RNA sequence: GGGCCCUUAGCUCAGCUAGGUUAGAGCGCUGGUCUUAUAAACCAGAGGUCAGCGGUUCAAAUCCGCUAGGGCCCA
Repeated sequence: GGGCCCUUAGCUCAGCUAGGUUAGAGCGCUGGUCUUAUAAACCAGAGGUCAGCGGUUCAAAUCCGCUAGGGCCCA
C1' cells in the first nucleotide's frame, strides 16, 4: 500500500442478506414476594443517540459513501 470481517444495554450476543408493529435475550443492577437472615426461585422495573458523520427512501440498527477503533490475510 491492497483486500476482507467486526462495532447494538454495564458484560456476552441475536436481529442486518425480506427496510416497516414498541429494538430484544441471557447474565448483571434496582425494588418486591418468600426466609430468622442470606442465597436460590418467582414477579416487576430501570438502563440504548444500534461506533461517528453524510446520503438514498414516505420510512434506515438494516441499503450506499466516508471517517474512527479492533481483528485477519496478501504485499